[in-house]
RNA sequence: GACAAUGGCAUACCCGUCGAAAGACGGCGACGCAAAGCUACCGGGCUGACGGCGCGCAAGCGCACAAGCCAGCGGGGCCACCGAA
Repeated sequence: GACAAUGGCAUACCCGUCGAAAGACGGCGACGCAAAGCUACCGGGCUGACGGCGCGCAAGCGCACAAGCCAGCGGGGCCACCGAA
């Protein structure tokens, strides 16, 4: 890649568990997805713990910070199913 076939994944909400959070996992559920399979290498985004700095008598508050997270933001890399014209 074709209103082909066989199949696949699963948004939001809600429930449970983990986590400081972002978020992840399981259940439920389908917004969508032709790589919505894997991978943080590049760009981008989210959070801001620990430690740091500032303020404060303290409790605490503020600032910057990724070693945390997003592959369903884009690119790159790896791997895979079906297949007409």
About this RNA: The RNA shown here (c-di-GMP-I riboswitch aptamer) has 85 nucleotides and comes from a soil metagenome. The RNAcentral record of the sequence draws on MGnify. Its mean pLDDT, the model's own confidence on a scale to 100, is 89.